RNA sequence: GCCCUUGUAGCUCAAUAGGACAGAGCAACGCACUCCUAACGCGUAGGUUGGCCGUUCGAGUCGGCCCAGGGGCA
Numbered sequence: 001g002c003c004c005u006u007g008u009a010g011c012u013c014a015a016u017a018g019g020a021c022a023g024a025g026c027a028a029c030g031c032a033c034u035c036c037u038a039a040c041g042c043g044u045a046g047g048u049u050g051g052c053c054g055u056u057c058g059a060g061u062c063g064g065c066c067c068a069g070g071g072g073c074a
Base pairs, nucleotide, nucleotide: 001073002072003071004070005069006068007067010026011025012024013023019057028044029043030042031041050066051065052064053063054062
């Protein structure tokens, strides 16, 4: 230098061919339970989907460029 792949909540991951408010578990916080704590139960909050631009009525998903991690070729 070229090619492939990954990037979504604090962490680990979903989201079948573009479609309706982007979800789950753990963690956090609150409540209940308990003599107290843990566990279990109920609830709440937390996301500009790596960045910018484009295509489209509509983009996490498609295209271009850039950034970062991983792999391959030279």